Parts: sequence; C1' cells; structure tokens
RNA sequence: CAAGUUGAUCGGGUGAUCGCGUCCUGCCACGUUGCAGGAUGAGGAAAGUCCGCGCUCCAUAGGGUACGGUGCUGGCUAACAGCCAGGCGGAGUGAUCCGACGGCAAAGUGCAACAGAGAGGUGCAUUGCCCUUCAAUGAAGGGUGAGGGUGAAACGGUGCGGUAAGAGCGCACCGGCGUCUGUGGUGACACAGGCGGCCAGGCAAACCCCACCGGGAGCAAAACCAAGCAGGAACAAGGGGCGGCCCGUCCCGAUACGAGUUCCGGGUAGGUUGCUAGAGGCGUCGAGCAAUUGGCGUCGUAGAUAGAUGAUCACCACCCGCCGCUGGCGGGAACAGAACGCGGCUUAUAGAUCAACUUGAGUC
Repeated sequence: CAAGUUGAUCGGGUGAUCGCGUCCUGCCACGUUGCAGGAUGAGGAAAGUCCGCGCUCCAUAGGGUACGGUGCUGGCUAACAGCCAGGCGGAGUGAUCCGACGGCAAAGUGCAACAGAGAGGUGCAUUGCCCUUCAAUGAAGGGUGAGGGUGAAACGGUGCGGUAAGAGCGCACCGGCGUCUGUGGUGACACAGGCGGCCAGGCAAACCCCACCGGGAGCAAAACCAAGCAGGAACAAGGGGCGGCCCGUCCCGAUACGAGUUCCGGGUAGGUUGCUAGAGGCGUCGAGCAAUUGGCGUCGUAGAUAGAUGAUCACCACCCGCCGCUGGCGGGAACAGAACGCGGCUUAUAGAUCAACUUGAGUC
C1' cells in the first nucleotide's frame, strides 16, 4: 500500500420566521379550539409477528392422554428456539464462519431418478476365474465374488499364506466399530494402552423411539362511570367452566316458580382508567475469558385516539460530476414513523468514521 475478517459509532449541524401534541406555571371574558412563558416530543431497526415473558381475565390452573416445542457440555438470564464460553464435525492459506449436534436405521415401518446383475439381507448375482462331464473354441452342472464394468455410493485397505479358483478363510500392520483400564478435564470429550475378525451403506429437517419442557385466551385483554331500550316465540332436564378427550372438582337448575339453548326484533357504540417510574437509562468503581452481574451516584427522556413532532430561508459539513480550479456551478443525501411494555431473532439500509486481527507485495 492492497485485499479480507470481526466488533462498534453516526446517519446531518447552526440561526431566524411561522405552525403542531402533552405536561407545568401565570393571566383572563373560565372559553378545553383563549393568551403568554417554560420543559419535552418517532428507531437501529419503530418493520416481520418468528420465539420468550411482564400484565389482564377465565372458580383452581389439579392429574392423564393427545398435541406442540427443544435436542452436545457448562454457564448467563425473569424466561427463551436467545446470548457467552467450550467439545465434536465441516468450509477457508488464515483471521474467522457454519451446524441438518440424543438414537447401530439390528425396536418397527418406510424412501431413493437413471445406470447397473444387484442399492439391504446373509442372498437363485453380470462380465470374468476355477473344477467336472460331453457330441468340443461350444454347451450343461457345480464353486466363487478377489480382478473388470455401471454408479455419488457395491459388503474395509496393503502384504503374506492358503485354495481347484477365490474370499478376513487365516495371520501381520493400518482404518472403522464395540468394550475395558489409566491420565487430564465440572463436563461434552481428548490422549495412551489392552481385548474382540465384530467389518451390520445413506436418509430420522421421513414416520418413529428416548429425554426434558408446555393450562387457555389476549390491550379489540380487562376495570369503572354515564346514557338508553322492548320484548316475543320454540325446545327444554340437565347445563356450564376449563383449546380437543377422560378423570377430578366447582357453579347454576331440576318435574316447571324453567338452568340453559336456538330464532325473530329493539337500544347502545359515549367517557375515564389500563397508558408509561420499568427485569429503566447514563456515569463510575469492582468481579468474571465472556455473556452478564454487584456497589455508589445521577436523570426524569412521546403517551396520541381521524391520530402530534412539520414547513420556508440562509450558511456550514458530507457524496458525485464539470470547469476558466487556495475558487465556482449543478445535482444528491439510505432503510424508513410509536399505539400496553420489555428481552431476543430475522429482514431492509445511500454514505461516512474508528479499533483490532489475517493474508499478499514492497521498503528499512
């Protein structure tokens, strides 16, 4: 200097004029659409609604089944499918990134185009090899699966022995698998050694098996106030509450003084709360590799409800192009707007800046 990886910040500023929402103070004609002043006013994702919760209601939130979710280990957190650190596997020269991460699929069922004899169970296998017989360059029977072929993948590899020819058929070494012991580690695991010829493809993000977790519905939840109306008919002995089902349990009703269900019809749609002081923000000191957490101090930062936070002008800053170039002219400036709140994840994003690390080239 170039290329890359990871993390983070900003995403316009200043002034003037006019105009908005909320709150506070004052004045007044007390008007809620008055006047004046002050404070404050949409994000890093507010988006998606994919997870988890706070909160509210359903009598309790009980047991089971079904269903759903998660799936290596340890930690963080209110919790999580999140985050951090690690293990194993994979990609990359590397910094680093990804994970479809329980199951020998032999508990059972199942799927896989084409090619190929054959794609999963101990076989009735192609071309070939060997043996026997015969009417002899071929045929029949038996054995074999090493060599060759097809395929992404064909029943472990090399060598020696053995055999009619071969084959883990036997042996040595290696690889895989299983199991045992030792060392290290909280653990997942790693390393080393012993034994066993056990050599039993892929897919569970196929059904499934195993382990753990899970009441339901949702701010249009719900609570209160005001106003207003008009009831009628039918069925009816059991009904209702809990996503479905069962058990349990509770409430209402029960021979009609009718629980409840269905149909027809009428009234209301207004206001207040919920609604922002929180698992809060910022600063600093400490613990921890980190996620995070403890102490101390400090701040008060939207709460709308037809729905506010804007418009104009000037200058400066940023990016691009051009020119007569310490200047001038022109253009541009991303993704995008709270509606109960919070912790995450995912997606979109013009441009500018900072830090650390990796690789390459060159110089000292």
The RNA shown here (Bacterial RNase P class A) has 364 nucleotides and comes from an Anaerolineae bacterium. The prediction has a mean pLDDT of 76. It matches the Rfam family "Bacterial RNase P class A". Its family is annotated with tRNA processing, ribonuclease P activity and dimeric ribonuclease P complex in the Gene Ontology. Rfam's curators write: Ribonuclease P (RNase P) is a ubiquitous endoribonuclease, found in archaea, bacteria and eukarya as well as chloroplasts and mitochondria. The organism belongs to Anaerolineae, within Bacteria. The sequence was found by an Rfam model in a public genome assembly.